About this RNA: A computed fold for a 145-nucleotide part of an RNA from a Dehalococcoidales bacterium, annotated as small-subunit ribosomal RNA, 3' minor domain. The organism belongs to Dehalococcoidales, within Bacteria. Its Rfam family is "Bacterial small subunit ribosomal RNA". The prediction has a mean pLDDT of 81.
Context: one part of a larger RNA
RNA sequence: CACCGCCCGUCAAGUCAUGAAAGUUGGUAACACCUGAAGUCGAUAGGCUAACCGCAAGGAGGCAGUCGCCGAGGGUGGGAUUAAUGAUUGGGACUAAGUCGUAACAAGGUAUCCGUAGCGGAAGCUGCGGAUGGAUCACCUCCUU
Numbered sequence: 001c002a003c004c005g006c007c008c009g010u011c012a013a014g015u016c017a018u019g020a021a022a023g024u025u026g027g028u029a030a031c032a033c034c035u036g037a038a039g040u041c042g043a044u045a046g047g048c049u050a051a052c053c054g055c056a057a058g059g060a061g062g063c064a065g066u067c068g069c070c071g072a073g074g075g076u077g078g079g080a081u082u083a084a085u086g087a088u089u090g091g092g093a094c095u096a097a098g099u100c101g102u103a104a105c106a107a108g109g110u111a112u113c114c115g116u117a118g119c120g121g122a123a124g125c126u127g128c129g130g131a132u133g134g135a136u137c138a139c140c141u142c143c144u145u
Base pairs, nucleotide, nucleotide: 003108005105008101009100011098013095014094015093016092018090019089020088023085024084025083026082027081028080031077032076033075034074035073039070041068042067043066044065047063048062049061052059053058111132112131113130114129115128116127117126118125119124
C1' cells in the first nucleotide's frame, strides 16, 4: 500500500533568499582646473647692516622685504568603483490543507519522446522533421530448451 494508484501545470495563501528598476544616500582611490600656509631653494633695482677686506670712500658677506618654483590643505567639476536603500516588477525554493482541469505512467483511453514554429486559463494543443527508449498482429533472421 499496490489504478479508489501514481502524477503535471496555472491560480490563491504563507515563509525564505534572489535578479531587474526611475532614482536616493554614503564610502574609496584617482583625474582636471582654481586657490594656496609653513619652509627649503633660486632671483632681486632700492632699504638696513658690529666682526672680514680697506686709511677712507667703499667692497664682500649678511638681514628684512618683494618675486618665482615646489608645496600640506581647501574649493569646483565630470567620471570610475563599491555599499546600503528604492515605488514597482521577474522568476526560484519550500510548506498538512485550497482552486481549475487531467498532460504523463497500461495501447494512460489521440503511443511517447526530441527539435522547431504558431496558438492556448493551465497542464498543453496543432503543423513540419526525426527517434523507438511503442503496445497489438503478421512475417523473417538468430539464440536456448